Model confidence (mean pLDDT): 78 of 100. This is a predicted complex of two RNAs, RNase P RNA and transfer RNA, with 448 nucleotides together. Rfam match: Bacterial RNase P class A. The family's RNA type in Rfam is ribozyme.
[in-house]
RNA sequence: GAGUCAGCCAGGCAAUCGCUGUGUUCCUUCGGGAAUGCAGAGGAAAGUCCGGGCUCCACGAGCCACGGUGCCAGGUAACGCCUGGGGGGCGCGAGCCCACGGAAAGUGCAACAGAAAGAUACCGCCACGCGUUCCUCACGGAGCGUGCGGUAAGGGUGAAAUGGUGCGGUAAGAGCGCACCGCGCCGGUGGUAACACUCGGCGGCACGGCAAACCCCACCCGGAGCAAGACCAAAUAGGGGAGUUCGUCGCCCGCAAGGGCGGCAGAUGCGGCUCGCAUUGACUCCCGGGUAGGUCGCUAGAAGUGCGCGGUGACGCGCAUUCCAGAGGAAUGAUUGUCCACGACAGAACCCGGCUUAUCGGCUGACUCCU
RNA sequence: CGGGGCGUAGCUCAGCCUGGUAGAGCAUCUGCUUUGGGAGCAGAGGGUCGGAGGUUCGAAUCCUCUCGCCCCGACCA
Numbered sequence: 001g002a003g004u005c006a007g008c009c010a011g012g013c014a015a016u017c018g019c020u021g022u023g024u025u026c027c028u029u030c031g032g033g034a035a036u037g038c039a040g041a042g043g044a045a046a047g048u049c050c051g052g053g054c055u056c057c058a059c060g061a062g063c064c065a066c067g068g069u070g071c072c073a074g075g076u077a078a079c080g081c082c083u084g085g086g087g088g089g090c091g092c093g094a095g096c097c098c099a100c101g102g103a104a105a106g107u108g109c110a111a112c113a114g115a116a117a118g119a120u121a122c123c124g125c126c127a128c129g130c131g132u133u134c135c136u137c138a139c140g141g142a143g144c145g146u147g148c149g150g151u152a153a154g155g156g157u158g159a160a161a162u163g164g165u166g167c168g169g170u171a172a173g174a175g176c177g178c179a180c181c182g183c184g185c186c187g188g189u190g191g192u193a194a195c196a197c198u199c200g201g202c203g204g205c206a207c208g209g210c211a212a213a214c215c216c217c218a219c220c221c222g223g224a225g226c227a228a229g230a231c232c233a234a235a236u237a238g239g240g241g242a243g244u245u246c247g248u249c250g251c252c253c254g255c256a257a258g259g260g261c262g263g264c265a266g267a268u269g270c271g272g273c274u275c276g277c278a279u280u281g282a283c284u285c286c287c288g289g290g291u292a293g294g295u296c297g298c299u300a301g302a303a304g305u306g307c308g309c310g311g312u313g314a315c316g317c318g319c320a321u322u323c324c325a326g327a328g329g330a331a332u333g334a335u336u337g338u339c340c341a342c343g344a345c346a347g348a349a350c351c352c353g354g355c356u357u358a359u360c361g362g363c364u365g366a367c368u369c370c371u
Numbered sequence: 372c373g374g375g376g377c378g379u380a381g382c383u384c385a386g387c388c389u390g391g392u393a394g395a396g397c398a399u400c401u402g403c404u405u406u407g408g409g410a411g412c413a414g415a416g417g418g419u420c421g422g423a424g425g426u427u428c429g430a431a432u433c434c435u436c437u438c439g440c441c442c443c444g445a446c447c448a
Base pairs, nucleotide, nucleotide: 001369002368003367004366005365006364007363008362009361011339012338013337014336015335016334017333019040020039021038022037023036024035025034026033027032042345046356047355049354050353051352052351053350054225055224056223057222067220068219069218070217071085072084073083074082075081086100087098088097089096090095101216102215106214107213108210109209122155123154124151125150126149128147129146130145131144132143133142134141135140163181164180165179166178167177168176182205183203184202185201186200187199188197189196190195229296230295231294232293239287240286241285242284243283244282245281247264248263249262250261251260252259253258266280267279268278269277270276303322304321305320306319307318308317309316310315340343372444373443374442375441376440377439378438381397382396383395384394391428399415400414401413402412403411421437422436423435424434425433
């Protein structure tokens, strides 16, 4: 000088005036008021992407999905998070990144191009047959066309074409044979495991890609969310009960008082009106549900800080110590002065553990590379 | 505060689940028709599929992050 990782801060100070919560004192008409002290946003309070607490509902167990997770082991209340390890990739390095189970269970897909996208011969190469032309006295040879067969070495297509290189081999070729490399299977050794091995044997290779396609395997999952939910509780309307009182007609029950049903009248509502439809006695008191309103849920917690111990670590255990916003139109602010490095992203709303996203700049520690 | 859905042409939508050339109607433009206009007929143009990254040979479609818009939940008698 260039970088990597981990952690921390997030303008400071002073004065004045406010706001929210709370302690103390005083006053009070008991509704409250006054004085004073203390505390008062974040690393992401955000996105609401996961996981849990808490609450209500549902519930015999289990399964299922147009649910989730996915190398191994551990941590944790739990997780898709974290730690350590394995494998792969990037970097000279410190280090960083990875949705990283299964494609020899099955189904499916691969547009266009290409002969063929999972069992295929378009061109080419080669053998043989036939036809034809030429050379030759002839045997025979060469060219062209055609048929049939072999061939994945070469060309061409494509994102992707059936292990690679070399030697041999062959009519031409080809793991057809061999050597090396690669791959697979079995065993051995090490490791809790993933996996690794300069280990041994076997197999010429039988196994192309896609599972952020269906699927298979293993594991996990009841639903909703603080506008959850609980308590107190006006006025009006409506529900139930008791008492008093009350038009008419018909039927039924009852000895009666009275009750029930239906019609008419009246009242109210719809409707511009008629017709029509719907509801319906009045008053007083009581009861329960419940609205406005109020209270709780609400912040002492899987909490923070320090020390010690165990562990590579995430983390756990023990001791000591601290209390650190809690509103409900919703506080955490405004003004002035001053200093500097001139101040980013942004603001709680039930709580907690994570992840992700946004973010001016500065500080500390460890490490790497170059000079 | 919590929950759900949507974003594709100027407008309204389909296509997405099951990946393979981006479509329909209205609107716009041109031509025909008409004395002219409208209507009708024929044709044409117009798309970073909200943005970024990933999976894949290939993404509007599958996955992740992000931006914007809309709806529902207090509430019962």